[in-house]
RNA sequence: GGACGUCUAGCUCAGGGGUAGAGCACUCGCUUGAUAAGCGAGCGGCCGAUGGUUCGAUCCCAUCGACGUCCACCA
Numbered sequence: 001g002g003a004c005g006u007c008u009a010g011c012u013c014a015g016g017g018g019u020a021g022a023g024c025a026c027u028c029g030c031u032u033g034a035u036a037a038g039c040g041a042g043c044g045g046c047c048g049a050u051g052g053u054u055c056g057a058u059c060c061c062a063u064c065g066a067c068g069u070c071c072a073c074c075a
Stems, first nucleotide, its partner, number of pairs: 001071007010024004018055001026042005048064005
């Protein structure tokens, strides 16, 4: 330098045009002598950034960024 993949909640991931969910974690309650486990409830992100398309974008397009894989080049 070229090709490709990933980026969504604190963590691991779903969701693939109609304004975002799960598990774990965290908080509160129930239960217990107490803890863990279990059960119930709650908190938490407008989706890597900026533009574009669209009535409407996490989703489609472009550019950029971060991380990763492969290839090429130089030493």